[in-house]
RNA sequence: UGUACUAGAGCGCUCAAUCCGCUUGUGGCGGAGCGGGGGAACCAACUUUUUGGGGUGAAUCCCGGUGGCGACAUCGGGUAGGGUUACUCUUGAUCCGAACCCGCCAGCUAACCUCGUCAGCGUGAAAGAGAGUAUGU
Repeated sequence: UGUACUAGAGCGCUCAAUCCGCUUGUGGCGGAGCGGGGGAACCAACUUUUUGGGGUGAAUCCCGGUGGCGACAUCGGGUAGGGUUACUCUUGAUCCGAACCCGCCAGCUAACCUCGUCAGCGUGAAAGAGAGUAUGU
């Protein structure tokens, strides 16, 4: 100096998914914050109820290729929409555009009831405008 592995700490990103307390041998328990579902009146809807329907989520919709008798599988391209500059917004660049759940059943919805608080990552080292902070004079 380079490479690989391991451990710890700090900061940051997607997301609701963070913080605090108790217990702590294991297993956990509780609270705050944030988030989801169900659930009146009024309003909406006049039902389109296997052509099932519905929910979380940005993740909807369309076109084409290949294999296959078909059901399907797989590949490519686009798209509604969404993320990323370590204050905000914009331009441009770039990436994502999934997955899962309920189980015949749910419009909105005060009171009320109920559930979640995981997981995965490491950056435009482009620009413009605005706001703010610190230091010096």
Molecule: c-di-AMP riboswitch aptamer (ydaO/yuaA leader)
Organism: Bacillota bacterium